The RNA shown here (transfer RNA) has 73 nucleotides and comes from Cryptosporangium arvum DSM 44712. Its Rfam family is "tRNA". Rfam classes the family as a transfer RNA. Model confidence (mean pLDDT): 81 of 100. The sequence is in RNAcentral, with records from Rfam.
RNA sequence: GUCCGUGUAGCUCAAUCGGGAGAGCGCCCCGUUCACACCGGGGAGGUCGGCGGUUCGAACCCGUCCAUGGACA
Numbered sequence: 001g002u003c004c005g006u007g008u009a010g011c012u013c014a015a016u017c018g019g020g021a022g023a024g025c026g027c028c029c030c031g032u033u034c035a036c037a038c039c040g041g042g043g044a045g046g047u048c049g050g051c052g053g054u055u056c057g058a059a060c061c062c063g064u065c066c067a068u069g070g071a072c073a
Stems, first nucleotide, its partner, number of pairs: 001072007010025004019056001027043005049065005
């Protein structure tokens, strides 16, 4: 330099064919206990990597850039 993959909550990852953004763990509160843990209930936390475009509507499609992994040279 060329090509391919990945980027979503603090972490690990889902999200079917474009229409309601979610799970587990972690964190906070309540219950339970003499207390802690476990367990049960509730809650906070997201410009879906950036920008632009297509569309009535984009995490999802297109372009470009950035980060990261791989292949080739």